[in-house]
RNA sequence: UGAGCAGGUCACCCUAUCGCUGUAGUUGAAAUUACUACCGAGGAAAGUCCGGACACCAGAGUGCAACAUAGCGGGUAACGCCCGUCAUCACGUCUUGACGUGAUAGGACAAGUGCAGCAGAAAGAAUGUACAGGUAAUGCUGUAGUGAAAUCAGGUAAACUCUAUGUGGUGAAACGUCAUGUAAAUCGAUGUUCGAGGGUAGCGCGCCCGAGUCGAAGGGUAGGCGGUUUGAGUCUUUGGGUAACUAAAGACCUAGAUAAAUGAUAGGGCUUCGUCUCGUACGAAUACAGAAUCCGGCUUACGGCCUGCUUUUUUU
Numbered sequence: 001u002g003a004g005c006a007g008g009u010c011a012c013c014c015u016a017u018c019g020c021u022g023u024a025g026u027u028g029a030a031a032u033u034a035c036u037a038c039c040g041a042g043g044a045a046a047g048u049c050c051g052g053a054c055a056c057c058a059g060a061g062u063g064c065a066a067c068a069u070a071g072c073g074g075g076u077a078a079c080g081c082c083c084g085u086c087a088u089c090a091c092g093u094c095u096u097g098a099c100g101u102g103a104u105a106g107g108a109c110a111a112g113u114g115c116a117g118c119a120g121a122a123a124g125a126a127u128g129u130a131c132a133g134g135u136a137a138u139g140c141u142g143u144a145g146u147g148a149a150a151u152c153a154g155g156u157a158a159a160c161u162c163u164a165u166g167u168g169g170u171g172a173a174a175c176g177u178c179a180u181g182u183a184a185a186u187c188g189a190u191g192u193u194c195g196a197g198g199g200u201a202g203c204g205c206g207c208c209c210g211a212g213u214c215g216a217a218g219g220g221u222a223g224g225c226g227g228u229u230u231g232a233g234u235c236u237u238u239g240g241g242u243a244a245c246u247a248a249a250g251a252c253c254u255a256g257a258u259a260a261a262u263g264a265u266a267g268g269g270c271u272u273c274g275u276c277u278c279g280u281a282c283g284a285a286u287a288c289a290g291a292a293u294c295c296g297g298c299u300u301a302c303g304g305c306c307u308g309c310u311u312u313u314u315u316u
Stems, first nucleotide, its partner, number of pairs: 002311009012269007020040001022038005042288001046299002049297005054171004061205004066167005071085005086106001087104008107162002112160002114156002129144005175226004186216005197209004233252008271285005
């Protein structure tokens, strides 16, 4: 100097003017009428892939099927996530088994069934090419050759499968509540304890509810409030722990819209890139991308800076 890996941090900054949502206060009879103050889209808000909180239904299970996980130990509300450690593999270094970094969908191939092109005589109760040995006889024995693999063999399970463990459903348009309005009407079929219909994640059995249910035509309405942001919350310090994390003390409050606000303009600055007349220069640009009940993860997209490790190049 270049490259790779890992971790952390920021996510352009400042000033001025104007504007928008929400909260609080003042004004006002009231009104989003006016004024003041404060907050206001992320590390991924994305994917909708896992796990939950919360709400409602069920709560009588059971069999089969389906799906998920998979070394050992720990963490967590929980997980298919995270940490440690073992094993295997890859790369690099030193020198031949250690170190460093990273990856792993890491149980079982003697429970069973499958799969393996070409080559080769033959790819599995399969086969006998060449040479040698041997037998009453027989590929009976050995070597060579082909191949990843030539003993009823070994390999393969993100092949089918088997083992162990486990899995109730729906989703804030959940759900609750208030108001308004109408036609609890009409016609037909069917049922009323000899049970139609409904519920119980899929199917069956069982269990529970049950006097209505299904269809046709027609009528009325579709608005408000809550849920809704104080949390398995964030930050700092100290203790415990290899770590993930955890305990205590202290401080902080940081969107809540409902067709959807979170911005616009001007000037300057930082950083990056390019050009050149190499300067207090000129020009351009700042990635990926927008909350919608909330939280913990994983995956994907992506710009700058810092730190550490490995390696390369150059100089002293």
Bacterial RNase P class A from an uncultured Flavobacteriaceae bacterium, 316 nucleotides, folded computationally. It was read from a public genome assembly, where an Rfam model found it. It matches the Rfam family "Bacterial RNase P class A". Rfam classes the family as a ribozyme. Its family is annotated with tRNA processing, dimeric ribonuclease P complex and ribonuclease P activity in the Gene Ontology.